Record summary
This is a predicted complex of two RNAs, RNase P RNA and transfer RNA, with 444 nucleotides together. It holds a member of the Rfam family "Bacterial RNase P class A". By type it is a ribozyme. The prediction has a mean pLDDT of 76.
RNA sequence: GCAGAGGCGCGGUCUGUCGCUUGUCGUCAUUAUGUGCGGCAAGAGGAAAGUCCGGGCAACUCAGAGCAGCGUGUUUCCUAACAGGAAGCCGGGGGCGACUCCGGAGAUAAGUGACAGAAAAUAACCGCCGCAAUACCUCAACGGAUUGCGGUAAGGGUGAAAAGGCGGGGUAAAAGCCCACCGGCCCGGCUGGUGACAGUCGGGGCCGCACAUCUCACGUGUUGCAAGGCCAAAUAUACCGGCAGUCAAGGAUUGCUCGUCCAUUGCCGGGGGGUAGGCUGCUUGAACCGGCUGGCAACAGUCGGUCUGGAUAAAUGACAGACACCGCCAUGCGGCGGCACAUAACCCGGCUUACACCGCCUCUGCUUUU
RNA sequence: GGCGAGAUAGCUCAGCAGGUUAGAGCGCGUGAUUCAUAAUCACGAGGUCCCGAGUUCAAGUCUCGGUCUCGCUA
Numbered sequence: 001g002c003a004g005a006g007g008c009g010c011g012g013u014c015u016g017u018c019g020c021u022u023g024u025c026g027u028c029a030u031u032a033u034g035u036g037c038g039g040c041a042a043g044a045g046g047a048a049a050g051u052c053c054g055g056g057c058a059a060c061u062c063a064g065a066g067c068a069g070c071g072u073g074u075u076u077c078c079u080a081a082c083a084g085g086a087a088g089c090c091g092g093g094g095g096c097g098a099c100u101c102c103g104g105a106g107a108u109a110a111g112u113g114a115c116a117g118a119a120a121a122u123a124a125c126c127g128c129c130g131c132a133a134u135a136c137c138u139c140a141a142c143g144g145a146u147u148g149c150g151g152u153a154a155g156g157g158u159g160a161a162a163a164g165g166c167g168g169g170g171u172a173a174a175a176g177c178c179c180a181c182c183g184g185c186c187c188g189g190c191u192g193g194u195g196a197c198a199g200u201c202g203g204g205g206c207c208g209c210a211c212a213u214c215u216c217a218c219g220u221g222u223u224g225c226a227a228g229g230c231c232a233a234a235u236a237u238a239c240c241g242g243c244a245g246u247c248a249a250g251g252a253u254u255g256c257u258c259g260u261c262c263a264u265u266g267c268c269g270g271g272g273g274g275u276a277g278g279c280u281g282c283u284u285g286a287a288c289c290g291g292c293u294g295g296c297a298a299c300a301g302u303c304g305g306u307c308u309g310g311a312u313a314a315a316u317g318a319c320a321g322a323c324a325c326c327g328c329c330a331u332g333c334g335g336c337g338g339c340a341c342a343u344a345a346c347c348c349g350g351c352u353u354a355c356a357c358c359g360c361c362u363c364u365g366c367u368u369u370u
Numbered sequence: 371g372g373c374g375a376g377a378u379a380g381c382u383c384a385g386c387a388g389g390u391u392a393g394a395g396c397g398c399g400u401g402a403u404u405c406a407u408a409a410u411c412a413c414g415a416g417g418u419c420c421c422g423a424g425u426u427c428a429a430g431u432c433u434c435g436g437u438c439u440c441g442c443u444a
Stems, first nucleotide, its partner, number of pairs: 001366009012323007020043008045341001049352002052350005057224004069220005074088005089104006105215002111211003125156002127152008136144002164182002167179003183207002185204008228280004237271001239270006250262004287306008325338005371443007380396004389427001398414005420436005
């Protein structure tokens, strides 16, 4: 210098004019509040987005526990919590490399594995081997052919997947049937590590695979600030259900009383009707910035400093100019065009997705020079 | 703002312990029947299973991300 890998930052600046929201001070009336007016101060994001996880907060249910359902699933740690993060472990893939992508409980229980194939796990379709039968072939036979009964997982073919691989022995033909080597699994021990795990020694012929609907462990109540609280305003309890009161009066049942039912009154719930405006919740918070300490890191502790949006049809803007950056034309000034993604709605921690230009740090490969 | 559901043929919908070439009704085309039409009968055409990745031997179906549509909520 070229080509890359990983991580991080930034997300335009200034001036003028006119506006908007909030707070605060002042102003007009005797006071208070509100409004208007004037001054001053503050005023979107890294994702405010998607609403995918988790938590705070609030209401409701509940004596407590369990089942079901839902979620998570390698280890250790971080955290208020998480399906998040940090550092690792194991397996597989990509790259010469820096590095990066994907997956991760359990298969000794139950279930599923379409089509094809004989068979998808109590494997004989073809083939190979043995025995028997025959009125068949052949001059004849111990040969051939056909049929029957058995043995066999070496070979063929099907499939995503076919009963560990390969060599030797063995056999009628074969097979972990036996043996050596290789791969895996299980049992026991030792060493290192907090641990997942790694390494190593010994023993056992123990030897198909995939899927989570099944099992195990852990977690989990439901609903969301349009939750909820207060005030104002407004009105009709039609109808239904439950509970309580019947002192007096009513109706039905009966000749009367009690009782029962209805009705009535009150409360609660449903349902219907009315109102549809304000305050609160609301922004000081697991907050932000800087230093130090501990830790590989996520992060934690401590000291100092700062106050930093709260709208409700919805504020945080519009216009003009200058500068910065990029592209093109020109190359001496200059001219033209561009400047992303996107706008809080109770608040936080994450994840995911979108994103123009620019900048910084570390590392890798190749090349050149010294 | 918050919460939930859905997208499959021209239209309305099935299909879900993942399995041959995705079905049904209506509609469309051709033929039969009839003098002709309708009805009826037979046959046929017609699919980006919303889009992009992943898991798996295999995805409309399961998982993740995106797009669009609809409903509930004072």